[in-house]
RNA sequence: GGAUAGAGGCGCGGUUCUCAUGCGUACUCCGGAACAAGGCCAGGCAGCCGUUGCGGAGGAGAGGGGGAAUCGCCGAAGGAACCCUUGCCUGCCUGGGCGGGGAACCUGGGCCGUAGGAGAAUAUCCUGCGGACUGUCACUUUUGUGGAGCGCUAUCC
Numbered sequence: 001g002g003a004u005a006g007a008g009g010c011g012c013g014g015u016u017c018u019c020a021u022g023c024g025u026a027c028u029c030c031g032g033a034a035c036a037a038g039g040c041c042a043g044g045c046a047g048c049c050g051u052u053g054c055g056g057a058g059g060a061g062a063g064g065g066g067g068a069a070u071c072g073c074c075g076a077a078g079g080a081a082c083c084c085u086u087g088c089c090u091g092c093c094u095g096g097g098c099g100g101g102g103a104a105c106c107u108g109g110g111c112c113g114u115a116g117g118a119g120a121a122u123a124u125c126c127u128g129c130g131g132a133c134u135g136u137c138a139c140u141u142u143u144g145u146g147g148a149g150c151g152c153u154a155u156c157c
Base pairs, nucleotide, nucleotide: 001157002156003155004154005153006152009074011073012072013071014070015069016068017067018066019065027058028057029056030055031054033052034051035050038049039048040047041095042094043093044092045091046090077107078106079105082102083101084100085099087098088097089096108134109133111131112130113129114128115127116126117125118124136147137146138145139144
């Protein structure tokens, strides 16, 4: 250096089921009121629709998440400058957002706190910083310090 196997633990990801949340919201129908400017992501052109409260009747879904089972795993996987995009946001153009694909680069792992971002959110997720913990190696030599998964352990060549 190569091959194979393996360890970390509130470990990682996929799928299915389930449970709430979303939400008595959007939307539909009925009644009544006010208004003529507006709404459909932004601008332009076009197209479509009257609009906004209130009361009543009916009443979701998606995205995001918790749990269980199961499968695949231990750079598991996550994030991401930038690039592409035939999908969605009424049609076209220019942007923007969401989604999908690739990707320099970053991150050992989960947990707690905190700041920012995403989110309808008190959920949850992502990133930075701080903290203790944990696995691992190195140094030190007996309890600390430091490093990073391009690491570590075992076997074989």
Lysine riboswitch aptamer from uncultured Lawsonibacter sp., 157 nucleotides, folded computationally. The sequence is in RNAcentral, with records from MGnify. Its mean pLDDT, the model's own confidence on a scale to 100, is 82. Rfam family: Lysine riboswitch aptamer. Gene Ontology term of the family: lysine biosynthetic process.